[in-house]
Context: one part of a larger RNA
RNA sequence: AUUGAACGCUGGCGGCGUGCCUAACACAUGCAAGUCGAGCGGGGACGGAGGGUUCGCCUUCCGUUUCAGCGGCGCACGGGUGAGUAACACGUGGAUCAUCUGCCUUUCAGUUCGGAACAACAGUCGGAAACAACUGCUGAUACCGGAUACGAUCCCCGCGGAGAGCGGGGGUGAAAGGGGGCCUCUGCAUAUGCUCCCGCUGAAAGAUGAGUCCGCGCCUCAUUAGGUAGUCGGUGGGGUAACGGCCUACCGAGCCUGCGAUGAGUAGCCGGCCUGAGAGGGUAAUCGGCCACACUGGGACUGAAACACGGCCCAGACUCCUACGGGAGGCAGCAGUGGGGAAUAUUGCGCAAUGGACGAAAGUCUGACGCAGCGACGCCGCGUGAGGGACGAAGGUCUUCGGAUCGUAAACCUCUGUCGGGAGGGAAGAAUUGUCCGGGCUCCAAUCAACCCGGAUUUGACGGUACCUCCAAAGGAAGCACCGGCCAACUCCGUGCCAGCAGCCGCGGUAAUACGGAGGGUGCGAGCGUUAAUC
Repeated sequence: AUUGAACGCUGGCGGCGUGCCUAACACAUGCAAGUCGAGCGGGGACGGAGGGUUCGCCUUCCGUUUCAGCGGCGCACGGGUGAGUAACACGUGGAUCAUCUGCCUUUCAGUUCGGAACAACAGUCGGAAACAACUGCUGAUACCGGAUACGAUCCCCGCGGAGAGCGGGGGUGAAAGGGGGCCUCUGCAUAUGCUCCCGCUGAAAGAUGAGUCCGCGCCUCAUUAGGUAGUCGGUGGGGUAACGGCCUACCGAGCCUGCGAUGAGUAGCCGGCCUGAGAGGGUAAUCGGCCACACUGGGACUGAAACACGGCCCAGACUCCUACGGGAGGCAGCAGUGGGGAAUAUUGCGCAAUGGACGAAAGUCUGACGCAGCGACGCCGCGUGAGGGACGAAGGUCUUCGGAUCGUAAACCUCUGUCGGGAGGGAAGAAUUGUCCGGGCUCCAAUCAACCCGGAUUUGACGGUACCUCCAAAGGAAGCACCGGCCAACUCCGUGCCAGCAGCCGCGGUAAUACGGAGGGUGCGAGCGUUAAUC
């Protein structure tokens, strides 16, 4: 000088930060990932219209809303933790002629003809439950087949150093529709046509993200000296998006190591942060990048991407339910609980902003985030009054008894009004989006839509907060450590090697500036000391 600190004494206000360093211990409860009806078929409710009616109601259509289901996208992001890991994990610089990349952007070419199912639903039925089973019906942007193929891909031929690229021939492989508006044509007429928007398929490129490989760097121990059989290399095969002993069969006998292999211990790495003149040392909280993990161990599925925190399966430990047959769960998400500990917060408000998922949009969801709450935990700012005031009051302490000192300190007089209190006013953060009105531009046969511009209107958790004005009122707001030397600050009393102090030297055995108290003083000040830790 510093700290994610703790402890002791004390404590007025505000701003900005920050807060389980220990048990990766166990978790009650609530919330943390959904969304789309403009992909699809149903059930319920409400409203409207029509038909039938025995006046009970039944039925058809339309609209709104809701529920679960099929389907799409998301759930691999965001958030947490640091267990493991001494490793191409990370940092830095390269390679990928060894690779992939959903959504997004640009460009090219398409979007054709058919089919069979399955949930929901209805019925039957098993089980305590979790959850099933059987029969029957049905839709789709769900599934499958055929056609076509600008590119793509495989084979062959030619050019070519080449498996890159170019040209030719043959084979293989796609798709899905939804919504708004309109009537231009020989005909067709609110569609099978036209047009716009959103989608779908193939391909090329970009962007973004990711995989893999390599050089160098990366803690301690030699009281760890040898280690290694898929081990090291080759050939064939398999596998992967991709190289490779990644896997496999055969063949060879290699490979690493004193420039420290192997083993053991410890540890997430970095930007940074702390310290220091620097070199260096220490550290890895908050914030940012990367990695790893998600009760413990293993495994794959789906998918562009996972071997997947709030998905699945198996095994294990633990907890819970049970009708004993069988089931359910995973806070290292946000709060919160128990436990551990010297020690670390609210079971708060809101999606108004920023960002994200879905959606054409309105919007829905979002413990990310924005805010508020608690803690002097840190930094910073402010206040606890200002001016005058000697008779140097009372009182305390000391005294050589004269006085000295606390001390302009108080009282008293004159003021001020920060903070806190009360009253009134009262933001910025809001930009959008939607709706309405007006205008422009492009497309089109034309209109609409889309896009652009302007106006009106709508949206704030924080919060009646910040801030401003007024009112009253010195009123509510100072402590802590130290005073032998180092080190700034001295006397009295008590004690008598006792009680005690102490960072080091050392104090205390009858006048102790060193113990305890008091008066006085010194240092810092809403803090001050102590302990721990680092330079």